A computed fold for a 74-nucleotide RNA from a Candidatus Woesearchaeota archaeon, annotated as transfer RNA. It matches the Rfam family "tRNA". The source organism's lineage runs through Archaea, Nanobdellati and Candidatus Woesearchaeota. Its mean pLDDT, the model's own confidence on a scale to 100, is 83. The RNAcentral record of the sequence draws on ENA.
RNA sequence: GGGCCCGUAGCUCAGCUUGGUAGAGCAUCUGAGUUAUGAUCAGAUGGUCGCGCGUUCAAAUCGCGUCGGGCCCG
Numbered sequence: 001g002g003g004c005c006c007g008u009a010g011c012u013c014a015g016c017u018u019g020g021u022a023g024a025g026c027a028u029c030u031g032a033g034u035u036a037u038g039a040u041c042a043g044a045u046g047g048u049c050g051c052g053c054g055u056u057c058a059a060a061u062c063g064c065g066u067c068g069g070g071c072c073c074g
Stems, first nucleotide, its partner, number of pairs: 001073007010026004020057001028044005050066005
């Protein structure tokens, strides 16, 4: 230098193929429950979807560029 994959909540990830209200588990907080703590149950909080531009009525999703990480080739 070239190719491929990954980047989404505090953490681990799904969703992208087929554009249409951003989700799950864990964690945290509140309540129930318990003599109390834990387990368990109910609810809540939490995300400019790495960044920028474009396409579109509408982009996490499509296109281009760019940054970071991993692998391969030279």